[in-house]
RNA sequence: GGGCCCGUAGCUCAGUUUGGGAGAGCGCCUGACUGGCAGUCAGGAGGUCGACAGUUCGAUCCUGUUCGGGUCCA
Numbered sequence: 001g002g003g004c005c006c007g008u009a010g011c012u013c014a015g016u017u018u019g020g021g022a023g024a025g026c027g028c029c030u031g032a033c034u035g036g037c038a039g040u041c042a043g044g045a046g047g048u049c050g051a052c053a054g055u056u057c058g059a060u061c062c063u064g065u066u067c068g069g070g071u072c073c074a
Base pairs, nucleotide, nucleotide: 001073002072003071004070005069006068007067010026011025012024013023020057028044029043030042031041032040033039050066051065052064053063054062
């Protein structure tokens, strides 16, 4: 230098297949049960979907550029 893959909540990840409601588990907060802790149950907060631009009525998803990580080739 070139090819491919990954980037989504504090952490681990799903969702992209077919463009339209942003989600799960763990963690965090509140409440109930309990003398308390733990545990169980119920509820809640938390996200510019790596960044910028384009296409589109509409983009996590399609296109281009770019940043970071991994891997292979040279």

This is a predicted structure of a 74-nucleotide RNA (transfer RNA) from a Deltaproteobacteria bacterium. The organism belongs to Myxococcia, within Bacteria. The RNAcentral record of the sequence draws on ENA.